[in-house]
């Protein structure tokens, strides 16, 4: 100067990830309420509950939402960001139980990332999400081939061999990865 193990710090991938807020579209002329008709059942899975003080339903040129999800912008936190499958615990919806439901935590596993196609599922939806499979794209590392440049024997030049870097192509792998850097240890 290098090798290797552990720990820390800072970074990169890009239509990059997630959260919050504002506005907008849609949900939807839907739910619900009002008036009239009519007359006995209704229900998210069950019970409870509601119902002649009118259920379900129909008509009205009557009134009329919201949540989840989406788009744009802004801010914040970040690069296992995050998502997801199974299991456990808790929580909310609800009066009780239940749940492919809500939210959170823990354990184990899978996925480098975004796009797109098909199937399934959630959803009002042709939006979007999720899972599986396919297709090309992209980033990282390793191996390999070619080209270019540099280093390498006492001086110079040439050739051969070896090493390093960049570009292009091929193959493969996975984020517990990769790059840079610091500390401690081990071998030499």
């Nucleotide at each position: 100067a290098g090798g290797u193990g552990a720990g820390g710090u800072a970074g990169a991938g890009g239509c990059g990830c997630a959260a919050u807020g504002u506005u907008c579209a849609a949900a939807a002329g839907u739910a619900u309420c009002c008036g009239c008709c009519a007359g006995a059942g209704u229900a998210g899975g069950g019970c409870a509950a509601c119902g002649a003080u009118g259920a379900u339903g129909g008509c009205g040129a009557g009134a009329g939402a919201a949540a989840g999800g989406g788009a744009a912008c802004a801010u914040u936190g970040c690069c296992g960001a995050a998502g997801u499958a199974g299991g456990g615990c808790a929580u909310a919806c609800u009066g009780c139980c239940a749940g492919u439901u809500u939210u959170g935590c823990c354990c184990u596993g899978c996925u480098g990332g975004g796009g797109u196609u098909g199937c399934a599922u959630c959803g009002a939806a042709u939006a979007g999400g999720u899972g599986c499979a396919g297709c090309a794209c992209u980033g990282u590392c390793a191996c390999u081939a070619a080209u270019u440049g540099g280093c390498u024997u006492u001086u110079c030049c040439c050739u051969u061999g070896g090493c390093c870097a960049a570009u292009u192509g091929g193959u493969g792998a996975a984020g517990a990865g990769c790059u840079a850097u610091c500390u401690c240890g081990c071998a030499g």
Predicted 3D model of a 188-nucleotide RNA (Lysine riboswitch aptamer) from Candidatus Fermentithermobacillaceae bacterium UBA3907. The source organism's lineage runs through Bacteria, Bacillati, Candidatus Fermentithermobacillia, Candidatus Fermentithermobacillales and Candidatus Fermentithermobacillaceae.